[in-house]
RNA sequence: GCCCCCAUCGUCUAGUGGUCAGGACAACAGGUUUUCAUCCUGUAAAGAGGAGUCCGAUUCUCCUUGGGGGCA
Repeated sequence: GCCCCCAUCGUCUAGUGGUCAGGACAACAGGUUUUCAUCCUGUAAAGAGGAGUCCGAUUCUCCUUGGGGGCA
């Protein structure tokens, strides 16, 4: 220098262009318990940045940024 892959709650991740962006763990609150743990219930929490296509974009296209891999 060229090519490929990835970027979503605190962490790990799911989602064929429309439905509250879902789940697990963690956190917080409540219940249970003499207390802690366990267990149960609930709550908050996310689309790397920009542009385009579309009635509508997490999803498709382009650029940038960051990470990983391959070739030279």
A computed fold for a 72-nucleotide RNA from Candidatus Wolfebacteria bacterium GW2011_GWB1_47_1, annotated as transfer RNA. RNAcentral records the identical sequence in 2 taxa. The organism belongs to Candidatus Wolfeibacteriota, within Bacteria. Its Rfam family is "tRNA". By type it is a transfer RNA.